[in-house]
Description: Predicted 3D model of a 73-nucleotide RNA (transfer RNA) from a Candidatus Omnitrophota bacterium. It matches the Rfam family "tRNA". Rfam classes the family as a transfer RNA. It was read from a public genome assembly.
RNA sequence: GCUGGCGUAGCUCAGUCGGUAGAGCAGCUGUUUCGUAAACAGCGGGUCGGGGGUUCAAUUCCCUCCGCCAGCU
Numbered sequence: 001g002c003u004g005g006c007g008u009a010g011c012u013c014a015g016u017c018g019g020u021a022g023a024g025c026a027g028c029u030g031u032u033u034c035g036u037a038a039a040c041a042g043c044g045g046g047u048c049g050g051g052g053g054u055u056c057a058a059u060u061c062c063c064u065c066c067g068c069c070a071g072c073u
Base pairs, nucleotide, nucleotide: 001072002071003070004069005068006067007066010025011024012023013022019056027043028042029041030040031039049065050064051063052062053061
């Protein structure tokens, strides 16, 4: 330099024929216990890597940039 993949909650990841953004763990609150843990119930937490374009509507499609990983030279 070229090619491909990935980037979504604190962490690990779902979500693809465009139509309200989710799960598990973690955190907080409550119940239970003499107390802790566990269990159960509930709550909060997101510029969907940045910018632009298409569209009535974009995490999703197109362009570009950034970061990480792999391959080729």